Source information:
This is a predicted structure of a 77-nucleotide RNA (transfer RNA) from a Clostridiales bacterium. The coordinates come from a structure-prediction model, not an experiment, and the mean pLDDT is 80. RNAcentral holds the sequence, with entries from ENA. NCBI's taxonomy places the organism under Bacteria, Bacillati, Bacillota, Clostridia, Eubacteriales. The same sequence occurs in records of 2 taxa. Rfam family: tRNA. Rfam describes the family as follows. Transfer RNA (tRNA) molecules are approximately 80 nucleotides in length. Gene Ontology term of the family: triplet codon-amino acid adaptor activity. By type it is a transfer RNA.
RNA sequence: GGGGGAGUAGCUCAGUUGGCUAGAGUACCUGACUGGCAGUCAGGGGGUCGAGGGUUCAAGUCCCUUCUUCUCCACCA
Numbered sequence: 001g002g003g004g005g006a007g008u009a010g011c012u013c014a015g016u017u018g019g020c021u022a023g024a025g026u027a028c029c030u031g032a033c034u035g036g037c038a039g040u041c042a043g044g045g046g047g048u049c050g051a052g053g054g055u056u057c058a059a060g061u062c063c064c065u066u067c068u069u070c071u072c073c074a075c076c077a
Stems, first nucleotide, its partner, number of pairs: 001073007010026004019057001028044006050066005
């Protein structure tokens, strides 16, 4: 330098052919049960969907540019 994959909640991830208000587990906070811890149950908070732009009535999803990371190939040594 070229090809491909990944980036969505603190963490691990899902999200179908673009369409209902962006989700799950775990973690965190509050309450109940308990003498307390743990655990269970109930409730709650937390997201500029890596960044910027475009298409569209509508974008996590499509297009362009770009950043980070993983991997393969090529080049130099």